[in-house]
């Protein structure tokens, strides 16, 4: 520098489908009450004929995530943890919590599957973390068998299979 692991390798974009959803929210009517306007706390401001709650009727979404198809970029692909900065979530401010983006630590994880626990989520989907189980890729060591080198044995190399161990800053050319 170029490649390999898998047709369930990793990630992104577009289209579409289901679900989200008898939902959020809007309108109308009625009732009760002093609470309510944020993940949570405090303060300010507003509301006292409800900008809130309950019931009924009518109307009625979307995002994140998932399946399918196509396209693109790739093989630390990618994900996670910690720290810093910025932005978003409320009428405003401070703290907190959650999410998103960027940078750094060359910190952890070879890869996917299943199971359990926790967490995010509308969810029994799926993601993430931890642990376990077998599978799989690569390398090393040992053993059997076969082949090649050698006149033969021995020795060396290659390949299949089995066992053990390790793991990506690794492996092959």
């Nucleotide at each position: 520098u170029a490649g390999a692991g898998g047709u369930u390798g990793c990630g992104a974009u577009u289209a579409u489908a289901a679900a989200a959803a008898u939902u959020a929210c809007u309108u109308u009517a009625a009732a009760a009450u002093a609470g309510g306007u944020u993940u949570a706390g405090g303060g300010a401001a507003c509301u006292u004929u409800a900008c809130g709650u309950u019931u009924a009727a009518a109307g009625g979404a979307a995002a994140g995530g998932u399946g399918u198809a196509a396209u693109c970029g790739c093989c630390g692909a990618a994900g996670c943890a910690u720290a810093u900065u910025u932005c978003u979530a409320u009428u405003c401010c401070c703290u907190u919590u959650a999410g998103a983006a960027a940078u750094a630590u060359u910190g952890c994880u070879g890869g996917g599957a299943c199971u359990a626990u926790g967490u995010u989520g509308a969810a029994u989907a799926a993601g993430c973390a931890u642990a376990g189980u077998a599978c799989u890729g690569u390398c090393a060591u040992c053993a059997c068998u076969a082949g090649a080198u050698c006149u033969c044995c021995a020795a060396u190399c290659u390949a299949u299979u089995g066992a053990u161990g390790a793991u990506g800053c690794g492996c092959u050319a």